[in-house]
Context: one part of a larger RNA
RNA sequence: UUGGGCGUAAAGAGUACGUAGGUGGUUAUACAAGUCUAGGGUCAAAGCCUGCGGCCUAACCGUGGAUCGGCCUUAGAAACUGUAUGACUAGAGUGUGAUAGGGGUAGUGGGAAUUCCCGGUGUAGCGGUGAAAUGCGUAGAUAUCGGGAAGAACACCAGAGGCGAAAGCGCACUACUGGGUCACAACUGACACUGAGGUACGAAAGCUAGGGGAGCGAAAGGGAUUAGAUACCCCUGUAGUCCUAGCCGUAAACGAUGGACACUAGAUGUUGGCGAAUUUAAUUUGUCAGUAUCGUAGCUAACGCGUUAAGUGUCCCGCCUGGGGAGUACGCACGCAAGUGUGAAACUC
Numbered sequence: 001u002u003g004g005g006c007g008u009a010a011a012g013a014g015u016a017c018g019u020a021g022g023u024g025g026u027u028a029u030a031c032a033a034g035u036c037u038a039g040g041g042u043c044a045a046a047g048c049c050u051g052c053g054g055c056c057u058a059a060c061c062g063u064g065g066a067u068c069g070g071c072c073u074u075a076g077a078a079a080c081u082g083u084a085u086g087a088c089u090a091g092a093g094u095g096u097g098a099u100a101g102g103g104g105u106a107g108u109g110g111g112a113a114u115u116c117c118c119g120g121u122g123u124a125g126c127g128g129u130g131a132a133a134u135g136c137g138u139a140g141a142u143a144u145c146g147g148g149a150a151g152a153a154c155a156c157c158a159g160a161g162g163c164g165a166a167a168g169c170g171c172a173c174u175a176c177u178g179g180g181u182c183a184c185a186a187c188u189g190a191c192a193c194u195g196a197g198g199u200a201c202g203a204a205a206g207c208u209a210g211g212g213g214a215g216c217g218a219a220a221g222g223g224a225u226u227a228g229a230u231a232c233c234c235c236u237g238u239a240g241u242c243c244u245a246g247c248c249g250u251a252a253a254c255g256a257u258g259g260a261c262a263c264u265a266g267a268u269g270u271u272g273g274c275g276a277a278u279u280u281a282a283u284u285u286g287u288c289a290g291u292a293u294c295g296u297a298g299c300u301a302a303c304g305c306g307u308u309a310a311g312u313g314u315c316c317c318g319c320c321u322g323g324g325g326a327g328u329a330c331g332c333a334c335g336c337a338a339g340u341g342u343g344a345a346a347c348u349c
Stems, first nucleotide, its partner, number of pairs: 003321004007303002012317001014201004021194003025088007033081002035077009049065006091191001092188003095184005103177007110154001114150008125136002162169002206247006215241002220236004258316006266294012298305002322349003331342004
């Protein structure tokens, strides 16, 4: 390399959109590029294979022959692929009517708590811990009552529940806005799937500029603990956490499981629809779309998976190929930087 693989052994890109490309529903007719059949030409000689023969035999030599396959060409076939034209509706999309939702963006409002400030009551402690101490407090703290300010997060509802491509999304209301599901079957008529490059989004931390700063809190300071304690515990506390604009582009970005389609026992819960029975309901039952638990066949090294497959198949993409060296070096690209992406070898076991 062929191949074999990718939940946990190496291996699914963080996610989506989409260009080229690859792949692609039913049907009629035509063509004949692929495909198939037959004929012809050609693929030097030697060699290989094989029949026979010649050296005593063999090696060796002579002579005859053939397969497979490639290319060119002629004639034909038309099932499949392809191309062209036409038709269809089961894929896909549109429409109409419903419907659930923490989907997104912006604005407005709210209450609990915390801290701080002002005032009242009140007096010697408070706080903290395993125990303490640092710390706060007679300049009146802690506690409690009233008033005010600020920032951040939204208890209960809350669910193995919902929505979103993923990251993620939870106080209430308003405006704008994306997607889904169900029913009907009116319209288009294959318009589809995947997707190298590419583009967009992308937690936290970090960076730039300007705001903001209650609580928490890397760094830092102090108190303890300890043999030591650059920690765990305690008292403080700066960046940060928050907002606006821009960058970064990574995570155990996980279901450690790429996307699409079809097929293959069931049972139980739950969310959102649409029906049927009874009489509204409750209940029973059918069906579609999600989300969970168990489980048959099958698969798996086992664990386990099991109609939401890791089963059985098809199509497309990504990735792996012993451990270390190493996600390093070098080069290139991107970035303000931090760094990110791409990504070796020597050597060694």